[in-house]
RNA sequence: AAAAGGCAAACCAGUCGCAAGGCUGGGGCGCAAAGCUAAGGGCCGUUUACGCAAGUAGGCGGUAGCCUGGCUGCCGAA
Numbered sequence: 001a002a003a004a005g006g007c008a009a010a011c012c013a014g015u016c017g018c019a020a021g022g023c024u025g026g027g028g029c030g031c032a033a034a035g036c037u038a039a040g041g042g043c044c045g046u047u048u049a050c051g052c053a054a055g056u057a058g059g060c061g062g063u064a065g066c067c068u069g070g071c072u073g074c075c076g077a078a
Stems, first nucleotide, its partner, number of pairs: 006031002011026006029065001035071003039068003042063009
């Protein structure tokens, strides 16, 4: 560069959740890990305390298609 494929953004419908957001179906913006993992950071939600307020800190939850890390992985020049 190919070949076989894979996943599925926004949005819509249904559903769970206080919410962030998740799941199912439709749908494709894109993705060589857009496969898995919440370990580190960021961001988002919720709650408690402090505070005149703005906010700050802690607890809990989410986000892997925000980044880093860990594990696994198709084809091929190799």